[in-house]
């Protein structure tokens, strides 16, 4: 980097540095932000994908606790835009989906 599988409406704070944008991409919205956002570092915390442990057991699955490897720590992946259905004044707004695509994270493989 590519592919496969799983998950994505829950959860989780402070300090230091920096100094203007940020929220994945395109567009439109809407939010956050000099009362310092974003990013980086430290210490915490959340969570339970993988390893190990407990329980169970033929082996497992389910369950439990979190030592290690990641990850995460504003708002549904902030919302909408490509599919299907509902509704409608057949225009729009709107609602639903076990759809697709994209993105993110983990594990495995190349």
């Nucleotide at each position: 980097u590519u592919g496969u599988u799983a998950u994505a409406g829950a959860g989780a704070a402070g300090g230091g540095u920096u100094g203007a944008g940020a929220g994945a991409u395109u567009a439109g919205g809407c939010u956050c932000u000099g009362u310092g956002a974003c990013a980086c570092c430290c210490u915490g915390g959340c969570a339970a994908c993988c390893u190990g442990c407990c329980c169970c057991c033929u082996c497992a699955a389910a369950g439990g606790a979190a030592a290690g490897g990641u990850g995460c720590u504003a708002a549904u992946a902030c919302c909408u835009a490509a599919c299907c259905c509902c509704g409608g004044u057949u225009a729009a707004u709107g609602g639903g989906g076990a759809a697709a695509a994209u993105u993110a994270u983990a594990a495995c493989a190349a």
Background:
Predicted 3D model of a 110-nucleotide RNA (SAM riboswitch aptamer (S box leader)) from a Bacteroidota bacterium. The model forms 88% of the base pairs in the Rfam consensus. The organism belongs to Bacteroidota, within Bacteria.